[in-house]
Predicted 3D model of a 75-nucleotide RNA (transfer RNA) from a Verrucomicrobiota bacterium.
RNA sequence: GCACGCUUAGCUCAGUGGUAGAGCAUUACCUUCACACGGUAGGGGUCCCAGGUUCAAACCCUGGAGCGUGCACCA
Numbered sequence: 001g002c003a004c005g006c007u008u009a010g011c012u013c014a015g016u017g018g019u020a021g022a023g024c025a026u027u028a029c030c031u032u033c034a035c036a037c038g039g040u041a042g043g044g045g046u047c048c049c050a051g052g053u054u055c056a057a058a059c060c061c062u063g064g065a066g067c068g069u070g071c072a073c074c075a
Base pairs, nucleotide, nucleotide: 001071002070003069004068005067006066007065010024011023012022013021018055026042027041028040029039030038048064049063050062051061052060
């Protein structure tokens, strides 16, 4: 340099045009002498960035950024 994949909650990931979710984590309460386990309830998001298409975009298109894999180059 070329091709492909990935980027969504603190972490791991779903969601592929129509209300942003799960597990773990976290907070409060219940339970316990206490801790752990268990139960109930809650908080937490610029869906990597910018633009476009659409009545409507995390999702489609274009450009950019970061990460990964393969190929090429590297006298």

Overview:
The sequence is in RNAcentral, with records from ENA.